[in-house]
Small-subunit ribosomal RNA from an uncultured bacterium, 1531 nucleotides, folded computationally. It matches the Rfam family "Bacterial small subunit ribosomal RNA". Rfam links the family to the GO terms structural constituent of ribosome and ribosome. The sequence is in RNAcentral, with records from ENA and SILVA. Its mean pLDDT, the model's own confidence on a scale to 100, is 83.
RNA sequence: UCGAAUUCCCCCUUGGAGUUUGAUCCUGGCUCAGGACGAACGCUGGCGGCGUGCUUAACACAUGCAAGUCGAACGAGGUCCAACCCUCCGCAAGGAGGGGGAAGACCUAGUGGCGAACGGGUGCGUAACACGUGAGCAACCUGCCCCGAAGACCGGGACAACACCGGGAAACCGGUGCUAAUACCGGAUACCCUCACCGGACCGCAUGGCCUGGUGAGGAAAUGGAUUCCGCUUCGGGAGGGGCUCGCGGCCUAUCAGCUUGUUGGUGGGGUAAUGGCCCACCAAGGCUCCGACGGGUAGCUGGUCUGAGAGGACGACCAGCCACACUGGGACUGAGACACGGCCCAGACUCCUACGGGAGGCAGCAGUGGGGAAUCUUGCGCAAUGGGCGAAAGCCUGACGCAGCAACGCCGCGUGGGGGAUGAAGGCCCUCGGGUUGUAAACCCCUUUCAGCAGGGACGAAAUUGACGGUACCUGCAGAAGAAGCCCCGGCCAACUACGUGCCAGCAGCCGCGGUAAUACGUAGGGGGCGAGCGUUGUCCGGAUUCAUUGGGCGUAAAGAGCUCGUAGGCGGCUUGGCAAGUCGGGUGUGAAAACUUCAGGCUCAACCUGGAGCGGCCACCCGAUACUGCUAUGGCUUGAGUCCGGUAGGGGACCACGGAAUUCCUGGUGUAGCGGUGAAAUGCGCAGAUAUCAGGAGGAACACCGGUGGCGAAGGCGGUGGUCUGGGCCGGCACUGACGCUGAGGAGCGAAAGCGUGGGUAGCAAACAGGAUUAGAUACCCUGGUAGUCCACGCCGUAAACGUUGGGCACUAGGUGUGGGGACCUAUCGACGGUUUCCGUGCCGUAGCUAACGCACUAAGUGCCCCGCCUGGGGAGUACGGCCGCAAGGCUAAAACUCAAAGGAAUUGACGGGGGCCCGCACAAGCGGCGGAGCAUGUUGCUUAAUUCGAUGCAACGCGAAGAACCUUACCUAGGCUUGACAUGUAGGGAAAAGCCGUAGAGAUACGGUGUCCUUCGGGGCCCUACACAGGUGGUGCAUGGCUGUCGUCAGCUCGUGUCGUGAGAUGUUGGGUUAAGUCCCGCAACGAGCGCAACCCUUGUCCUAUGUUGCCAGCGGAUUAUGCCGGGGACUCGUAGGAGACUGCCGGGGUCAACUCGGAGGAAGGUGGGGAUGACGUCAAGUCCUCAUGCCCCUUACGUCUAGGGCUGCAAACAUGCUACAAUGGCCGGUACAAAGGGCUGCUAUUCCGCGAGGAUGAGCGAAUCCCAAAAAGCCGGUCUCAGUUCGGAUUGGAGUCUGCAACUCGACUCCAUGAAGUCGGAGUCGCUAGUAAUCCCGGAUCAGCAACGCCGGGGUGAAUACGUUCCCGGGCCUUGUACACACCGCCUGUCACACCACGAAAGUCGGCAACACCCGAAGCCGGUGGCCCAACCGUAAGGAGGGAGCCGUCGAAGGUGGGGUCGGUGAUUGGGGUGAAGUCGUAACCAGGCAGCAAUAAAGUACGAAUAGGCGUCCGCUACAUCAGUC
Repeated sequence: UCGAAUUCCCCCUUGGAGUUUGAUCCUGGCUCAGGACGAACGCUGGCGGCGUGCUUAACACAUGCAAGUCGAACGAGGUCCAACCCUCCGCAAGGAGGGGGAAGACCUAGUGGCGAACGGGUGCGUAACACGUGAGCAACCUGCCCCGAAGACCGGGACAACACCGGGAAACCGGUGCUAAUACCGGAUACCCUCACCGGACCGCAUGGCCUGGUGAGGAAAUGGAUUCCGCUUCGGGAGGGGCUCGCGGCCUAUCAGCUUGUUGGUGGGGUAAUGGCCCACCAAGGCUCCGACGGGUAGCUGGUCUGAGAGGACGACCAGCCACACUGGGACUGAGACACGGCCCAGACUCCUACGGGAGGCAGCAGUGGGGAAUCUUGCGCAAUGGGCGAAAGCCUGACGCAGCAACGCCGCGUGGGGGAUGAAGGCCCUCGGGUUGUAAACCCCUUUCAGCAGGGACGAAAUUGACGGUACCUGCAGAAGAAGCCCCGGCCAACUACGUGCCAGCAGCCGCGGUAAUACGUAGGGGGCGAGCGUUGUCCGGAUUCAUUGGGCGUAAAGAGCUCGUAGGCGGCUUGGCAAGUCGGGUGUGAAAACUUCAGGCUCAACCUGGAGCGGCCACCCGAUACUGCUAUGGCUUGAGUCCGGUAGGGGACCACGGAAUUCCUGGUGUAGCGGUGAAAUGCGCAGAUAUCAGGAGGAACACCGGUGGCGAAGGCGGUGGUCUGGGCCGGCACUGACGCUGAGGAGCGAAAGCGUGGGUAGCAAACAGGAUUAGAUACCCUGGUAGUCCACGCCGUAAACGUUGGGCACUAGGUGUGGGGACCUAUCGACGGUUUCCGUGCCGUAGCUAACGCACUAAGUGCCCCGCCUGGGGAGUACGGCCGCAAGGCUAAAACUCAAAGGAAUUGACGGGGGCCCGCACAAGCGGCGGAGCAUGUUGCUUAAUUCGAUGCAACGCGAAGAACCUUACCUAGGCUUGACAUGUAGGGAAAAGCCGUAGAGAUACGGUGUCCUUCGGGGCCCUACACAGGUGGUGCAUGGCUGUCGUCAGCUCGUGUCGUGAGAUGUUGGGUUAAGUCCCGCAACGAGCGCAACCCUUGUCCUAUGUUGCCAGCGGAUUAUGCCGGGGACUCGUAGGAGACUGCCGGGGUCAACUCGGAGGAAGGUGGGGAUGACGUCAAGUCCUCAUGCCCCUUACGUCUAGGGCUGCAAACAUGCUACAAUGGCCGGUACAAAGGGCUGCUAUUCCGCGAGGAUGAGCGAAUCCCAAAAAGCCGGUCUCAGUUCGGAUUGGAGUCUGCAACUCGACUCCAUGAAGUCGGAGUCGCUAGUAAUCCCGGAUCAGCAACGCCGGGGUGAAUACGUUCCCGGGCCUUGUACACACCGCCUGUCACACCACGAAAGUCGGCAACACCCGAAGCCGGUGGCCCAACCGUAAGGAGGGAGCCGUCGAAGGUGGGGUCGGUGAUUGGGGUGAAGUCGUAACCAGGCAGCAAUAAAGUACGAAUAGGCGUCCGCUACAUCAGUC
């Protein structure tokens, strides 16, 4: 240091959320949080290190550079230069100039050698042995390098350069002549090599290989250059490189299913380094394919990269390996190596030059330019390092490479300061005005100096010379907090909240969704959160997504079981023995490049980055071993799977033939007469020419009542009278035979309801279409009357259904109970029937475990397992388009995309609703009584009008409502005139002396002016007025910002909670059930037990009695008085008042009932079953009503939207409605007489009495703040009279006149009185309201408001005083249970299609334009190969002629581009056309969801304007009824 085992330790390790609903669970899609990037865009930007940087147009390229080198292979030219020669100067030495040119040096082109096939770029093509991995080559090559062996002998002839001549614009070319070599050629030699033949040894999976002997044939060189060496030739070997072959592996598409003629093989030959149809001739007819051939689309492959827990998925930038390509296409040459990026030839397109004749070019090398694009850099430095080429070397070359530059493009590191600092400064923002927050943040004080800056020093990289980087890294010093922070977000997911602005606008948005006046969601600000030299956005990939599921999903109802069966391939397969060892398992060997990844170390101050070691990594190959299982094998064995045989047995199984009766219709005849038929009601139709009805006879077609049954048979569709013939299958029993022969089943084949189609028949009934009649707004429907295809038969098609058990087939296992169909066995002492037990098969129901989202399933599984097949992957578009196949057609099968939505769905829950069901209640209906709706008037409302007719209330639940009093006031409205700290409040500051009141003047008045007038005080002041500032004020808006109050359902009996239990959950239970009640009232039962708010009771009033008390009340008895009266004395008996009590509780009796609750009847009692009435209104609903009672947030007005005043209006009047009053009369009107209440009110009052007035009323004024007095007469009633049925002696409107009263004032606009007038109206259409007893009806009385009064209203009081309720079918409202639902804003719901409009994508379409690949033919370049008369040629032979050999040329095969042609396929576009999708408020209807008002749906056919409707045969669902039976129940 490595490995193994065991143990221990450490590390790593699977995450969810939002969104369908009122809520829930599930299914299911969409979306988000993470990571990554060769990125881009927006805002921002201090430094450094290390990386990275045309993903698009393999588009076009200016310019420069990117492959040369060797003179130590060779000749030549040029330059320099020695000797030497000439000239000049000099006495000379010598100097200067010129010539000359050896050796040598340098330069240049050429011959020659090596390199240029590497390095560098790109990813077009390629789905292929291209790549990866592992093998093979006994079928191969290999320059330079290394090792070994041997050798280099003798000769020869040229061609460039060069010289001369010539052509050309140029590029370049031609001719003649000379010349060297490591250029070229001939001969010799041959350790050796190759070939042929003959032997031998050994080996291999086949062809065969290898070693060796002999014979024959053929084959080398440069002894060159320099003098340590480098070269040359042959052979053998090595290393490295390459070529070929094979196994396996890795894309999409079947809407590509058949492909192939050199195709597959053979023989022979050619070719190559080499195998091979690689090529050729001939022969044979093969070869590939559903384990996906052929075709189409896309794509370089890999190491790896990103992501992921992993398995996977996606990708293939940088770096590394391989491949392919080099403007496009073809071709060869040279060479060890190329079919050659910076070589050649040809063709084409393009660009450039040109003298128009002809030439040149190829950045997908490095920079760089244009273009394209969202987008991607410098025309830099250097060969110092590493590496490469040449060279002996020096060296030269090297855009490989090393560096630098640009870019936050990425990763990593650092900084923008640190400590202290509260009056918590100022400013900002918010505010409940107190304060909070920004915030120790700042200021201020004390420090530090990284980075950047300045200065000095200054490397490693190199062992020696050599440093582009570079005066760089690094070190030291200096100054100073100095130069250095942004971006996104703050509704939820998701971390972070306020204010203002805006007002479904502007805008936001990843999904859900925000915004229509209080927006944490838009914009801004303050504050906060996150990250930080970055932050966001966009795009793409993986993840989350167990949402393609091997790990790791499903298919009864959510998407999904094929309509059914047979069966091919395939997959899977019983018990047992031996063998093999393919799968499988263990061990080993080889390989799995480096880099990457993990890990351990190390180096840059750390990190990123880099270096070293180790590990990991294959479905790989080989070797050894194991043999349980799978497989193979022994055509082994076995019998339980499967089948055969034998004996029974049930059956609407199938096909054909024949027969039968009932019924409908038609025909004939008889009887018979006026209708029949049909419906909700009718009509069309039929009938006096005799129908219907009825009888008899006949014809014809179709279907087979009863039995008949979740009973039977069949694979499914389906099958039903009876008999016969033929025929398939099942079940039971026997256990004789075969011996795994089995299961499933892609393709395939057959069968396959109804409708439909073809041909020919047939046709009674029924009946699409069609016609008519109804219904209706319409009614192309539902209903009715008719009626043709069709329904039936034969033959042939079609091939679909909700073809459903919405449940594929097979085998095995897993509690029971109870029916029913078929068979067997046993028991019942024996036999038979009946009965019982048991067993096999089929068919139902209930139910345990288990499963399920739930519903439910549960031995007939949807449980537990195995095998095989089919199918699903959000909704719509769409089972559609295109293509293909099938069909006579209709159409069927197969089957997308664009676009669009955030859902679509399943089950269950709670409600609500139903022209669903059950039970029950209410003056809800019914039974009654009286009204309204008709008239006139009153009041309210709508509408209209108006300067204003103030505002609100609007189905019930607004409309005699707010308003229990509009002439002014009220008053909020209108017009006009005024005021502005204000009509009203508080405070501060300053000032003042009055103010109110009274009088006068002006004015419509408010008001103004003048006069008069002069407060309280505890002496501080208060009160008052003026000025100024804060503020007042608003019946202005929002009742959809609110409080409070109120209406309504409804005085209906309901609404909930705690704990427990059940359910995954929403929820359920309780509260349901059986009774009962006015009542969720009570009782019983019960997984519930209790409780709360409601009900009831407690309260008030009324009805009886008792006790106490006795004034203003009362007066029986006693007394007194009066014309009379409780008037007086007295009295408390009575009435009454007040206060307190008693009484009624189903307590008692009887019947019923569960020995219950309760109910029915009775007794007693003033009252009897809550005695009557009132008050009392649960949880909640209606965004119900009210901002104009009051309160109040926010908004708005502020010399006015405040306030004062006058006048007007709220009273306006074609019309409509609501609520009342009075009537229409005789149960009445009028007149006269006469009787009996209760409850109230009264001093700004009620008013007696008396007088006046016809009267309203006036005058007078007693009494009374009221059990005393007054209002006050009660009226209907009773008695008497009159009227006599009439528009009246009914009715009183309207109008005229005259008055009274209130009030400042009765014109607009009061009430009342009298006289006169005397309208409509004769009991009210459709419709509609109230009331169940002291009630309705009717009659008066009082009160509030109020000066008066429009009050006939409202609120109370008493008087008289009925009728009716069988009953719950119906209308309305309500309660409980149940059921359906596609509703939940909850049926005033939801929702569908045509049409119209706008936009979008798609299909079809006369055509038209283009791309791609192929085919046939034509032409045929370059070039290889082959042929070749003539022509040309130095080396060899030959004296020569000539020969050998070669070349050009020509010809031929092949052959690119091009041309012609008809097709294929894909795409663009196209008048018009088709459907589809989407779109706040369009049109028409109402199809669907509830029984959706005709139950719905699927298939099919025909017709229609749409949803749709109809028919035939099916399927699903709901309700009721009935029958049988039980412990429960089942159908």